Predicted 3D model of a 106-nucleotide RNA (SAM riboswitch aptamer (S box leader)) from Mongoliitalea lutea.
Taxonomically the source falls in Mongoliitalea (Bacteria, Pseudomonadati, Bacteroidota, Cytophagia).
It was read from a public genome assembly, where an Rfam model found it.
The coordinates come from a structure-prediction model, not an experiment, and the mean pLDDT is 83.
């Protein structure tokens, strides 16, 4: 990087360091010199793999959290593209596509 599969409406922030833009793209919207983003450490989430453990038995359900990622503004922050309702500039639910991450293969 690429292909499968499974997840995305909950959850979690303080210190130090840098100094200007940053949330993936287009378009809104929001964050930001009262200092983001980003990078260090701490500490936390959460439980996708491991591992325990416990209940079951068709390979599933719960529990733990001392490995291994992964997270810790906003639903992936919304929207894009299809289709249904609705009455039509919007809104509403599905679906798909993009993105993230996981675990396998490659």
């Nucleotide at each position: 990087g690429a292909u499968u599969u499974a997840u995305a409406c909950a959850g979690a922030a303080g210190a130090g360091g840098c100094g200007a833009g940053a949330g993936a793209c287009g378009g809104g919207c929001u964050c930001c010199g009262u200092g983001a983003c980003c990078c260090u450490c701490u500490g936390g989430c959460a439980a996708c793999c491991a591992u325990u453990c416990g209940a079951a038995a068709c390979g599933u359900c719960g529990a733990a959290a001392a490995g291994g990622u992964g997270c810790c503004a906003a639903u992936u922050c919304c929207c894009a593209c299809c289709a249904a309702g609705c009455u039509u500039u919007c809104c509403u639910u599905g679906g798909a596509a993009c993105u993230a991450u996981a675990a396998a293969u490659u």